[in-house]
RNA sequence: UGGGCUGACCGGGCGAUCGCGGCUUGCGUGCAAGACGAGGAAAGUCCGGGCUCCACAGGGCAGGGUGAUGGUUAACAGCCAUCCGGGGUGACCCGCGGGAAAGUGCCACAGAGAAGAGACCGCCUCCGCAAGGAGGUAAGGGUGAAACGGUGAGGUAAGAGCUCACCAGCCCCUCGGGCGACCGAGGGGGCUAGGCAAACCCCACCCGGAGCAAGUUCAGACAGGACGCGUCGAGGGCUGCCCGCCCAAGCGUCCGGGUAGAGCGCUGGAGGCUGCCGGCAACGGCAGUCGUAGAUGGAUGAUCGCCAUCACAGAACCCGGCUUACAGGUCAGCCCGUCCG
Repeated sequence: UGGGCUGACCGGGCGAUCGCGGCUUGCGUGCAAGACGAGGAAAGUCCGGGCUCCACAGGGCAGGGUGAUGGUUAACAGCCAUCCGGGGUGACCCGCGGGAAAGUGCCACAGAGAAGAGACCGCCUCCGCAAGGAGGUAAGGGUGAAACGGUGAGGUAAGAGCUCACCAGCCCCUCGGGCGACCGAGGGGGCUAGGCAAACCCCACCCGGAGCAAGUUCAGACAGGACGCGUCGAGGGCUGCCCGCCCAAGCGUCCGGGUAGAGCGCUGGAGGCUGCCGGCAACGGCAGUCGUAGAUGGAUGAUCGCCAUCACAGAACCCGGCUUACAGGUCAGCCCGUCCG
């Protein structure tokens, strides 16, 4: 100095005037003052929970989720570290990470043959004047994305792990390192059965359901009629089904009438910030400190001055993540190239 990789942060602030929302205080019934008042994603609703209600969260089937190891967390398919595999010169990134010899299925076309499949050309032996025929072979050639290990030697009619040597792969045993996934070393064996399970499936582990329009309190109003079923169990209780169990004298359908307002839930939380300690880290512990929106016909707007505001974009019970969108800008670490000293 050029190009990369990874992580984190800002994305509006200050002052004045008027306006809006709840809270606090004062006066007393609508006035005044004060402090505060949309995000890094508030978005998507993809995961996980807190909370609320049902409740026999009993059993089984169905269904769903996860899929290397260890740790972290309230929990998770998140996050951190590590292992293995793949990509990259590298910093780093990705992962569809248990099983293909339990079964089924797919791999176009070409090719003899695509998973226990296979003989087209070729090579060898025999018959034959020849054309051609019979048998053997899978080392050579061809087809293909992929053809049942590789190289060399022996052997053979010609060949083949048929045999041997050295390798690769698979299996078994021993030793060493590691919590572990795994890594390394040594010995032995038969001779070698592709890919896809993010195809169905098998295996291992995990899973009650519904959801703030959950629920709860107060207020208000209530008119019956017809039909069907039922006390010998109709109906109800659970995501679906079955079993079991519990409640139960009323239940269901149609016609018709009346009321529907105000609160709680609703913001003090697995909270934020700072410092110290432990840990490679995620994260945890201790101490101090702060009080940061609670609407519901749905609040934060307008003008002026200074700075830097031009992107994506507005809370609706709350929180931990993931994914997506983003004008402009800031910081730190690491890698590669070039030049100079």
Molecule: Bacterial RNase P class A
Organism: Nocardioides sp.